[in-house]
C1' cells in the first nucleotide's frame, strides 16, 4: 500500500492464574489447569513451485517450500450515515477507525 478476516484445524509434556490487540460496557473460557512454552500432528491456501494450457495467459489442481492459523463472526459492539418506529429501546444494513495474516515497497 493492496487482498483477506462468517468455514476450517488435536493429542501430549511444562507452566500456575488469569485469559479473549489497546480502552470502555458485555460475554465466554479457565486450577476438571485456561492463557502462554515445548514435541508431535492438523487446517488452509496469502506467496514461491510443479502440473494443466499452443502460452511463462486465465481458470483450476497437488500440497513440495515460505509464512499463517488450529474456542466463541476480528467473541458481540462503540464512531458517521441508513431502514423499522409516534419517539427512544431492540434489531438489520453500508462505510469508516483500529486490529490480525499475506505479498510487495521504504
Nucleotide at each position: 500500500c493492496c487482498a483477506u478476516c462468517a468455514a476450517g484445524a488435536g493429542c501430549g509434556c511444562c507452566c500456575g492464574a488469569g485469559a479473549g490487540a489497546c480502552c470502555u460496557g458485555g460475554c465466554u473460557c479457565g486450577c476438571a489447569g485456561a492463557c502462554g512454552g515445548c514435541g508431535c500432528g492438523g487446517c488452509a491456501a496469502c506467496c514461491g513451485a510443479a502440473c494443466c494450457u499452443c502460452a511463462u495467459g486465465a481458470c483450476g489442481u497437488u500440497a513440495c517450500g515460505g509464512u499463517g492459523c488450529c474456542a466463541a463472526g476480528g467473541c458481540c459492539a462503540g464512531c458517521c450515515c441508513c431502514c423499522c418506529g409516534g419517539g427512544c429501546a431492540u434489531g438489520g444494513g453500508u462505510c469508516g477507525a483500529c486490529g490480525a495474516u499475506g505479498a510487495c515497497c521504504g

This is a predicted structure of a 106-nucleotide RNA (SAM riboswitch aptamer (S box leader)) from Deinococcus koreensis. Of the family's consensus pairs, 89% are formed in the model.